[in-house]
């Protein structure tokens, strides 16, 4: 110093060829069940979808930089 992949909820990850309420499982709180706990049931809270610029009526997506994590080359 070039290449490539990733960055979305405490965690692991989906996601949309630009508009549809941004989503799943774990986990957390409360409920129901239970003699009780553990299981199983619902319900709810929690996310400026890295950051800035920019394009657009309109960006998590689509261009441009930058930051961090891997990997590969030299």
């Nucleotide at each position: 110093g070039c290449c490539c992949c990733g960055g979305u909820a405490g965690c692991u990850c989906a996601g949309u060829u630009g508009g549809c309420c941004a989503g799943a499982g774990c986990g957390g709180u409360c409920g129901c069940c239970u003699c009780g706990u553990a299981a199983g049931c619902g319900a709810c809270a929690g996310g400026c979808c890295a950051c800035c610029c920019g394009u657009u009526c309109g960006a998590u997506c689509c261009g441009g930089g930058u930051c961090c994590g891997g990997g590969g080359c030299u």